């Protein structure tokens, strides 16, 4: 100093232009004599800044952050 891949709820990950999503964590609730678990239900989320598009987590650019490889 080059290349390449990666960022999505606390958390572990779907979703690759058309209303973000599921597990798990918290929280409440039904169930108990109590708690467990089980079951219902809330509460969070597209890394940052332009760009194209009617319309962008998505596609392009740059930036940051992490990970890998070449020198």
């Nucleotide at each position: 100093g080059g290349g390449c891949c990666u960022a999505u709820a606390g958390u572990u990950u779907a979703g690759g232009g058309g209303u973000a999503a599921a597990a798990u964590u918290u929280c409440g609730g039904u169930c108990u004599c109590c708690a467990a678990a089980a079951c219902c239900g809330a509460c969070g989320u597209c890394g940052c800044u332009g760009g194209u598009u009617c319309g962008a987590c998505u596609c392009c650019a740059g930036c940051u952050g992490g990970g890998c490889c070449c020198g």
Molecule: transfer RNA
Organism: bacterium